The RNA shown here (Bacterial RNase P class A) has 383 nucleotides and comes from an Ardenticatenaceae bacterium. A source record names the gene rnpB. NCBI's taxonomy places the organism under Bacteria, Chloroflexota, Ardenticatenia, Ardenticatenales, Ardenticatenaceae. It matches the Rfam family "Bacterial RNase P class A". From the family's description: Ribonuclease P (RNase P) is a ubiquitous endoribonuclease, found in archaea, bacteria and eukarya as well as chloroplasts and mitochondria.

RNA sequence: CAAGUCGGCUGGGUGAUCGCGGCUCCACCUGGAGCUGAGGAAAGUCCGCACUCUACAGGGCACGGUACCGGCUAACAGCCGGGCGGGGCAACCCGACGGCAAGUGCAACAGAGAAGAGAUUGCCCGUCUUUGACGAGUGAGGGUGAAACGGUAGUGUAAGAGACUACCGGCGAUGGCAGCGAUGUCAUCGGCCAGGCAAACCCUACCGGGAGCAAGACCAAGCAGGGUGGAUGGUUAAACUGCAAUUUGCAGUUUAGCCUACGGAGCGGCCCGUUCCGUCUGACAUCCGGGUAGGUCGCACGAGCAUAUCAGUAAUGAUGUGCCUAGAUAGAUGAUCACCACCCUUCGGGGAACAGAAUGCGGCUUAUAGGCUGGCUUGACAU
Numbered sequence: 001c002a003a004g005u006c007g008g009c010u011g012g013g014u015g016a017u018c019g020c021g022g023c024u025c026c027a028c029c030u031g032g033a034g035c036u037g038a039g040g041a042a043a044g045u046c047c048g049c050a051c052u053c054u055a056c057a058g059g060g061c062a063c064g065g066u067a068c069c070g071g072c073u074a075a076c077a078g079c080c081g082g083g084c085g086g087g088g089c090a091a092c093c094c095g096a097c098g099g100c101a102a103g104u105g106c107a108a109c110a111g112a113g114a115a116g117a118g119a120u121u122g123c124c125c126g127u128c129u130u131u132g133a134c135g136a137g138u139g140a141g142g143g144u145g146a147a148a149c150g151g152u153a154g155u156g157u158a159a160g161a162g163a164c165u166a167c168c169g170g171c172g173a174u175g176g177c178a179g180c181g182a183u184g185u186c187a188u189c190g191g192c193c194a195g196g197c198a199a200a201c202c203c204u205a206c207c208g209g210g211a212g213c214a215a216g217a218c219c220a221a222g223c224a225g226g227g228u229g230g231a232u233g234g235u236u237a238a239a240c241u242g243c244a245a246u247u248u249g250c251a252g253u254u255u256a257g258c259c260u261a262c263g264g265a266g267c268g269g270c271c272c273g274u275u276c277c278g279u280c281u282g283a284c285a286u287c288c289g290g291g292u293a294g295g296u297c298g299c300a301c302g303a304g305c306a307u308a309u310c311a312g313u314a315a316u317g318a319u320g321u322g323c324c325u326a327g328a329u330a331g332a333u334g335a336u337c338a339c340c341a342c343c344c345u346u347c348g349g350g351g352a353a354c355a356g357a358a359u360g361c362g363g364c365u366u367a368u369a370g371g372c373u374g375g376c377u378u379g380a381c382a383u
Base pairs, nucleotide, nucleotide: 001379002378003377004376005375006374007373008372009371010370012340013339014338015337016336017335018334020037021036022035023034024033025032026031039354043365044364046363047362048361049360050359051212052211053210054209063208064207065206066205067204068082069081070080071079072078083097084095085094086093087092098203099202103201104200105197106196120142121141122138123137125135126134127133128132150168151167152166153165154164155163169193170192171190172189173188174187175186176185177184178183216297217296218295219294225288226287227286228285229284233259234258235257236256237255238254239253240252241251242250243249244248261279262278263277264276265275266274267273304323305322306321307320308319309318310317311316342351343350344349
């Protein structure tokens, strides 16, 4: 210098004017002043928690999830370190990475045969009517397939075959060594050779009650409900009913009017007065429970942020110091202008990503213009 690989940070700045949410202060009717006001993902809502209600003596089944080992953490399917397998020259990257040697099941097409198998072509033996047919043996060669029941050499045999032997490979058992462990390695033994699929049912181990801030708690208009208290008599008219009956009379009920009494409410406190409502189908007063609208809390001091030191390979933890940093409720966080910085430019100008809190926190995933920066690997050249 080129190519590559793994990270970390940032996500325009300053000022002015107007506008909006929150807090504090001043005016207490409108308002004014000061401070403060989105993100690295606020997103997807995929995991894990806090918190709340519900249900709770305890346990289990079903269902769901997780799945190499150790550590971290409040917890996790997250992170760190390691093991094993795969890819890459390497740095490094990827892995649903328990069990098919517990049981059941599945495997297109081709093929004889898809699992304790089979005989298509072969090989060999026997018989016969001998260019062939039939019967028996065999699983070595050919052929099919993604996959065919270890490999090489020898012994053996009619031909053959782990049938047997040696070596190699795999699996299993036992033991030694290293490691906390996953695992690695060494030795001996067993012809054991056992195929694939658990992202098929299933088995094993561990974890998980359910619903979610529109959770939930408190206050509580109005309307409706319940309890208690609660104030009248007369007269007239009409209608209806009953009785007696000659047009009518008497009694009761309902409606309407008038007089009067009482109760309550308004007329800013009291009296008078006045208006309205009501007197048992009860105004009004008072109490009670639930609770709508509405309001308050939950809701911003927290697994908090910054920094230093220490422990640890690291994730992370401990200690000291400093700081307080949106809290709306249909949702504020915006607009314009000037200068500077960035990109493009035909020098007139134009552009500037992904995206926006809604209880909070830890992760994962996805989106992201541009800029800054570190470690490592390979190659070339120079010294």